[in-house]
Molecule: transfer RNA
Organism: bacterium
RNA sequence: CGGGGUGUAGCGCAGCUUGGUAGCGCAUCGGUUUUGGGAACCGAGGGUCGCUGGUUCAAAUCCAGUCACCCCGACCA
Numbered sequence: 001c002g003g004g005g006u007g008u009a010g011c012g013c014a015g016c017u018u019g020g021u022a023g024c025g026c027a028u029c030g031g032u033u034u035u036g037g038g039a040a041c042c043g044a045g046g047g048u049c050g051c052u053g054g055u056u057c058a059a060a061u062c063c064a065g066u067c068a069c070c071c072c073g074a075c076c077a
Stems, first nucleotide, its partner, number of pairs: 001073007010026004020057001028044005050066005
């Protein structure tokens, strides 16, 4: 320098193909149960979908640019 992959809740991930209410597990908080804790069960909160812009009635999803990390290749030594 070139190519590819990943980025979504505190953590790990799905959703993208085919645009149409942003979800799952764990964790956190509350409740039931227990002498108390743990476990179990019930419920709740938590997101400007890496960033910027574009297309569209509508973008996590499509397009362009850009940032971080990872992989491969090339170049130099």